[in-house]
RNA sequence: AGUAAGAAAAUAAAAUAACCUCAUAUAAUUUCGGGGAUAUGGCCCGAUAGUCUCUACCCAUCACCGUAAAUGAUGGACUAUGAGGGAAGAUUAUACGUUU
Numbered sequence: 001a002g003u004a005a006g007a008a009a010a011u012a013a014a015a016u017a018a019c020c021u022c023a024u025a026u027a028a029u030u031u032c033g034g035g036g037a038u039a040u041g042g043c044c045c046g047a048u049a050g051u052c053u054c055u056a057c058c059c060a061u062c063a064c065c066g067u068a069a070a071u072g073a074u075g076g077a078c079u080a081u082g083a084g085g086g087a088a089g090a091u092u093a094u095a096c097g098u099u100u
Stems, first nucleotide, its partner, number of pairs: 010094004019085007026056001029049001031047005041065002050057001058076006
C1' cells in the first nucleotide's frame, strides 16, 4: 500500500387482522305443493317451520326399494356470536451508545 475476515448493537410489555381449538345456534333438519328418474335410478322448482341469529339447509358412499312411489343410514361444512391458544409483530416504556 492492497485484499479479506471477525467483534458489538440491551431488557420488559404488546394490539388490529388472519389461523387453530372449544362452546352456543341447527338436528347441514321439518312439513307440504308441482314436475321428474327407476336397481346404469333415487333428482329439479316453489313455499313453510326451525335460531335471543345473518346466511345456509348440500355432497359422497353404503343400504334399501323386484319396476312402483317412496327413501333411509353413515361421514364431511359454511355462517352468526362468545371464549381460549400459538407464532410473528405495528407500537410503547426504561437504560446505554452514536451522530448533529

Purine riboswitch aptamer from Radiobacillus deserti, 100 nucleotides, folded computationally. The RNAcentral record of the sequence draws on Rfam. The source organism's lineage runs through Bacteria, Bacillati, Bacillota, Caryophanales and Radiobacillus. Its Rfam family is "Purine riboswitch aptamer". Rfam's curators write: Riboswitches are metabolite binding domains within certain messenger RNAs that serve as precision sensors for their corresponding targets. Allosteric rearrangement of mRNA structure is mediated by ligand binding, and this results in modulation of gene expression.